This is a predicted structure of a 120-nucleotide RNA (SAM riboswitch aptamer (S box leader)) from Fictibacillus enclensis. The organism belongs to Fictibacillus, within Bacteria.
RNA sequence: UUCUUAUCCAGAGAGGUGGAGGGACAUGGCCCUUUGAAACCUCGGCAGCGGGUUUUUCGUUUUUUGAAAAAAUACUGUGCCAAUUCCACCAGGUUCCCUAAAGAACCUGGAAGAUAAGAA
Numbered sequence: 001u002u003c004u005u006a007u008c009c010a011g012a013g014a015g016g017u018g019g020a021g022g023g024a025c026a027u028g029g030c031c032c033u034u035u036g037a038a039a040c041c042u043c044g045g046c047a048g049c050g051g052g053u054u055u056u057u058c059g060u061u062u063u064u065u066g067a068a069a070a071a072a073u074a075c076u077g078u079g080c081c082a083a084u085u086c087c088a089c090c091a092g093g094u095u096c097c098c099u100a101a102a103g104a105a106c107c108u109g110g111a112a113g114a115u116a117a118g119a120a
Stems, first nucleotide, its partner, number of pairs: 001120008013043005021032003027088003044081003049077003053071007085112001089110008
């Protein structure tokens, strides 16, 4: 980097350095930001994806090994700590409005993205 699978309306910030941008990309909206952006560092926190732990079940077997499910936990590998992944995009549908179109709210699927685990 690519592929597969799962999740994405929950949750959690202070300080220091820094000095103008940031919210993935393009565009638009909206928002954050000199009452200090990004980035980096320190400390703190959130979270149960993988490991580890406990319980149960099944298989194996003679005392350990495998599988599945559930639970608790920040010990370990990551991740995360404004706003739904900030909103939107594509297809189909429902309801409202309506002569119709346009519009509004919502549902399902997809695309893009993020994170984890596995594979190449």
Background:
The sequence is in RNAcentral, with records from Rfam and Ribocentre. Rfam family: SAM riboswitch aptamer (S box leader). Rfam's curators write: The SAM riboswitch is found upstream of a number of genes which code for proteins involved in methionine or cysteine biosynthesis in Gram-positive bacteria.